c-di-GMP-I riboswitch aptamer, 79 nucleotides, folded computationally. The sequence was found by an Rfam model in a public genome assembly. Its mean pLDDT, the model's own confidence on a scale to 100, is 88. Rfam family: c-di-GMP-I riboswitch aptamer. Its family is annotated with cyclic-di-GMP binding in the Gene Ontology. About the family: GEMM was predicted in a large-scale screen for bacterial structured RNA regulatory elements.
[in-house]
RNA sequence: GGUCCGGAAAAGCAAAACCGGUGUGAACCGGUGACGCAAAGCCACGGAACUCGUCCCGCGAGUCCGCCGGGUUGCCGGA
Repeated sequence: GGUCCGGAAAAGCAAAACCGGUGUGAACCGGUGACGCAAAGCCACGGAACUCGUCCCGCGAGUCCGCCGGGUUGCCGGA
């Protein structure tokens, strides 16, 4: 260095809820807060779900990666 396996010990992330803000909305941003996570780091690429519009069951635009799959990068330990 590579591969596989394990890990919430160290390090990391941060659910719900609440406060403030943005958006028609799904939802997002910041703070508080931790349900949990071996990628709960990143990517909207394929699905699913959700939102808005509409010439309406079709189509268009969006949201979401902590729903699934995929791509890519990575902490500690063991083999």